Predicted 3D model of a 72-nucleotide RNA (transfer RNA) from an archaeon. The RNAcentral record of the sequence draws on ENA.
[in-house]
């Protein structure tokens, strides 16, 4: 330098156009002498950035940024 892939709560992740799903973690309560386990409830996401297409974009297109793989 060229090609390809990925980017979603603190972490991992589902979702192929109709106001984002689950697990772990976290907070409160119950249970325990206490911790852990178990049970119940809650909080937490401008979806990497910008533009475009569309009535509508996490999803499609383009550019940028970051990471990864391959080739030279």
């Nucleotide at each position: 330098g060229g090609g390809c892939c990925u980017g979603u709560g603190g972490u991992c992740u589902a979702g192929u156009g109709g106001u984002a799903u689950g697990a772990c973690g976290u907070u409160u309560c119950c249970u325990u002498g206490a911790c852990g386990u178990g049970g119940a409830a809650g909080a937490g996401g401008u979806a990497c950035c910008a533009a475009g297409u569309u009535c509508g974009a996490u999803u499609c297109u383009u550019g940028g940024c970051a990471g990864g793989c391959c080739c030279a």